The RNA shown here (Lysine riboswitch aptamer) has 159 nucleotides and comes from a sheep gut metagenome. The sequence is in RNAcentral, with records from MGnify. The model forms 93% of the base pairs in the Rfam consensus.
RNA sequence: UAUAGAGGCGCGAUUCCUAUUAGUAUUUGGAAUAAUACUUCAAGAGGUACCAAAGAAAGGAGCUAUCGCCGAAGUGAAGUUGAAUCUUGAAUUAGACUUACGCUGGGUAUAAGGUGAACAACUUUAUAACUGUCAUCCAUAAAAGGAUGGAGUGCUUUA
Numbered sequence: 001u002a003u004a005g006a007g008g009c010g011c012g013a014u015u016c017c018u019a020u021u022a023g024u025a026u027u028u029g030g031a032a033u034a035a036u037a038c039u040u041c042a043a044g045a046g047g048u049a050c051c052a053a054a055g056a057a058a059g060g061a062g063c064u065a066u067c068g069c070c071g072a073a074g075u076g077a078a079g080u081u082g083a084a085u086c087u088u089g090a091a092u093u094a095g096a097c098u099u100a101c102g103c104u105g106g107g108u109a110u111a112a113g114g115u116g117a118a119c120a121a122c123u124u125u126a127u128a129a130c131u132g133u134c135a136u137c138c139a140u141a142a143a144a145g146g147a148u149g150g151a152g153u154g155c156u157u158u159a
Base pairs, nucleotide, nucleotide: 001159002158004156005155008070010069011068012067013066014065017062018061026054027053028052029051030050033047038046039091040090041089042088043087044086045085073104074103075102076101077099078098079097080096081095105131106130108128109127110126111125112124113123114122115121133150134149135148136147137146138145
């Protein structure tokens, strides 16, 4: 330098079904009314709240089946793009994409913060033990094992 691999409730994606979201959004009709809501600003339009009937979805979750993998992936920063009742113009938010950039070996639990309809889940920080790997030391005939510490730009196999 190249090649092939390991960690385990391991990581991510897609699909079937189900619950929640929710009797919510929305549609139709009614009565009363003309301004106030509809991401923010400006102009215009539609009309808000109430009653009755009908009545979702996305994201997230559980389950099933498969696929790609082990910086798998996540997150911060910067850049590009960028939905919201409709039209026009501006803003930038959710989201999407990019980076020889920064951080994190991995899962779990607890606490606080953020996202979220949620007490689910995800994520950030801190703490705790567990676990894999290597280094140093101890132990042993050799081992199994023990203590301390580091980080994946690591570790191991082969050439």